[in-house]
Context: one part of a larger RNA
Molecule: small-subunit ribosomal RNA, 5' domain
Organism: metagenome
RNA sequence: GAACAAACGCUGAUGGCGUGCUUCAUACAUGCAAGUCGAGCGAGAAGGUAGUGCUUGCACUACCGGAGAGCGGCGAACGGGUGAGUAACACGUAAACAAUCUGCCCUUAAGUUGGGGACAACCAUUCUAACGAAUGGCUAAUACCGAAUAUUGUUAAUUUUUCGCAUGAUAAGUUAACGAAAGGCUUCGGCCGCUUAAGGAUGAGUUUGCGUCCCAUUAGCUAGUUGGCGGGGUAAUGGCCCACCAAGGCAUCGAUGGGUAGCCGGCCUGAGAGGGUGAUCGGCCACAUUGGGACUGAGAUACGGCCCAGACUCCUACGGGAGGCAGCAGUAGGGAAUUUUGCACAAUGGGGGAAACCCUGAUGCAGCAACGCCAUGUGAGGGAUGAAGCAUUUAGGUGUGUAAACCUCUGUCGACAGGGAAUAAUAACUGCUUGCAGUUUGAAUGUACCUGUAAAGGAAGCACCGGCUAACUUCGUGCCAGCAGCCGCGGUAAUACGAGGGGUGCAAGUGUUGUUC
Numbered sequence: 001g002a003a004c005a006a007a008c009g010c011u012g013a014u015g016g017c018g019u020g021c022u023u024c025a026u027a028c029a030u031g032c033a034a035g036u037c038g039a040g041c042g043a044g045a046a047g048g049u050a051g052u053g054c055u056u057g058c059a060c061u062a063c064c065g066g067a068g069a070g071c072g073g074c075g076a077a078c079g080g081g082u083g084a085g086u087a088a089c090a091c092g093u094a095a096a097c098a099a100u101c102u103g104c105c106c107u108u109a110a111g112u113u114g115g116g117g118a119c120a121a122c123c124a125u126u127c128u129a130a131c132g133a134a135u136g137g138c139u140a141a142u143a144c145c146g147a148a149u150a151u152u153g154u155u156a157a158u159u160u161u162u163c164g165c166a167u168g169a170u171a172a173g174u175u176a177a178c179g180a181a182a183g184g185c186u187u188c189g190g191c192c193g194c195u196u197a198a199g200g201a202u203g204a205g206u207u208u209g210c211g212u213c214c215c216a217u218u219a220g221c222u223a224g225u226u227g228g229c230g231g232g233g234u235a236a237u238g239g240c241c242c243a244c245c246a247a248g249g250c251a252u253c254g255a256u257g258g259g260u261a262g263c264c265g266g267c268c269u270g271a272g273a274g275g276g277u278g279a280u281c282g283g284c285c286a287c288a289u290u291g292g293g294a295c296u297g298a299g300a301u302a303c304g305g306c307c308c309a310g311a312c313u314c315c316u317a318c319g320g321g322a323g324g325c326a327g328c329a330g331u332a333g334g335g336a337a338u339u340u341u342g343c344a345c346a347a348u349g350g351g352g353g354a355a356a357c358c359c360u361g362a363u364g365c366a367g368c369a370a371c372g373c374c375a376u377g378u379g380a381g382g383g384a385u386g387a388a389g390c391a392u393u394u395a396g397g398u399g400u401g402u403a404a405a406c407c408u409c410u411g412u413c414g415a416c417a418g419g420g421a422a423u424a425a426u427a428a429c430u431g432c433u434u435g436c437a438g439u440u441u442g443a444a445u446g447u448a449c450c451u452g453u454a455a456a457g458g459a460a461g462c463a464c465c466g467g468c469u470a471a472c473u474u475c476g477u478g479c480c481a482g483c484a485g486c487c488g489c490g491g492u493a494a495u496a497c498g499a500g501g502g503g504u505g506c507a508a509g510u511g512u513u514g515u516u517c
Base pairs, nucleotide, nucleotide: 001517002516003515004514006513007512008511009510010509013376014375015374016373017372018371019369020368021334026332027331028330030329031328032327035074036073037072040071041070047064048063049062050061051060052059053058054057081287082286083285091211092210093209094208095207096206097205100204101203105200106199107198108197109196110195111194112193113147115145116144122137123136124135125134126133127132153178154177155176156175157174158173159172160171162169163168183192184191185190213259214258215257220250221249222248225247226246227245228244230242231241232240262284263283264282265281266277267276268275269274289310290309291308292307293306312323313322314321315320340366342365343364344363348362349360350359351358352357379409380408381407382406389400390399391398392397413458415453416452417451418450419449423444427440428439429438430437431436432435461506462505463504464503465502466487467486468485472501473500474499475498476497482489483488
C1' cells in the first nucleotide's frame, strides 16, 4: 500500500447490487419445511332434495353429495443444512471396467391368456392412564399367488464365425430345463398403463498412474498381516469373509505413530515467481443427539423412516410411553460479533396427477444491519465597508474570509399530488378450420418510472498537524496530569499532554484493533 463474512469508538442523507453465528456438531418452546393420485380399489360421514309413516320432529326409502380414514401406486435417496470426522483413491487430474448396476425418460421388437385364496377399511367383543393393541366375522383392486404361452432372456451341453493385452468377448445355430403380465378412461377414433427383451441417455459403483500440511525430540511397523488354492458373498473385482497352504508385505525416495485439516473451481495479495485462504456461488465428499444394526427400494450417510443401547428432555394412573432445528423463522446460552416466529407459489425449478389442480421456508420477493462495493446529494453565480463574533498582535494590524449577510437563479434527493409498468409466455383452459381465435393468471406493488407543485428550505462528519508524514499558533499544566506505531515528548515560555483559534487528509464516513500478502 492492498484486502476482509470483520468487531469497537465518534458520526450518519438517499438509492442500486451483494453479504450477514467465523464462537457451543451447545440445548431447544411454537409454527411451517413432502406430499400426491377417486382416470387403481372397496366402503362412505355431515349436509341437501323428494316420498312414506306418524308420536310434529324423529324413523325409513330413493336420488344427490362427497369429508376424514383405509388398501394400492409413485415420490419421500431430490431439493435444503452443517463441516464434527477424514491425511484417505476423500479430493483434483488423467485413464480402466472383457469385473458392474441403472426407477422415471427416448428408440425398437414381441406380448397383455385363463384362474385362485386372502388382508385392511367396516362390524362386533375385549384390554389400556396414555401410546396403542388383541380376538372373531364381511369385502375390492393396477395388492398377493399358482397355471398357460416365450419375440427374446437365464442356466447346462454342443457346432461354427469374427476379434482381442490375458482371463476371454462378439455373431449365427441345435438340444434340454427355467422364467412374464393389470388393468383404467373413452367422444369407440384412441389415450394412459402393465410384462419380456435389445439399444440409448442419465445417474451411480469399483480399480489404477500422478499430485495433496507439520513433527525424526515418532525408526522400525504388520498374523487376515502378504500371497496362493478352493469356497461363500456382492450388481461387480477383491482377505470383502471363511477353510487349508506358504512366509511373506511396508519402510530414511520417511513406513508406523502423533498433531492439524473437509478437498477443488476459486478468493486475497504480488510485476511475476510465490505466499495466504477455502465465507457467499458452483462441483465432489462426509455427517444428521452419541454408538451400532439391518429392512424397504432402481437407488439409502435413509436429517423431518425402523430396531437396539447410552446421555438428556417431557408425560404418567408408576405398569409404561413420547422426542431429536448441522431445514426456514425464532428462543436461551456462549461471544467482540451476525437479521423477520414476514409475503407468495405470479415466475423458474421439483414431486404427484390424463388433466384441472394440490404440495413446495427450494425459489421469487419484502423486512433489519453504512457490513461491503458502486452511484448521487447536502446547492450554483454574483457579492469587500474585507461587517460582526472569535483568535492573535510589536495594539498599527493580521487570520477565519467571498466565507457570511445581501442580490439573482436552479430543482437532483427528500415531501406532497396525479398517472403508472415490464417481469406473462413458446404458460394453462375452451373452441374449431391444427395454427388461429377467445378467456384467465402478479407475491413483490400502486413498487420502479413519468409529470406537476411548493421550497435553499430537511441532509457533514471523523482523524491528524515534533520527525517518519500533508498540516502552527495562543493559553492551561509543570517528569504532574497525560501522549506514544518507532524515535521519543512532559521537571515554568511544550508546534509532541489538555483546550481554543487556524490548518491538513479522507468523506457518509472516519479512526482504532485483529488477520493475510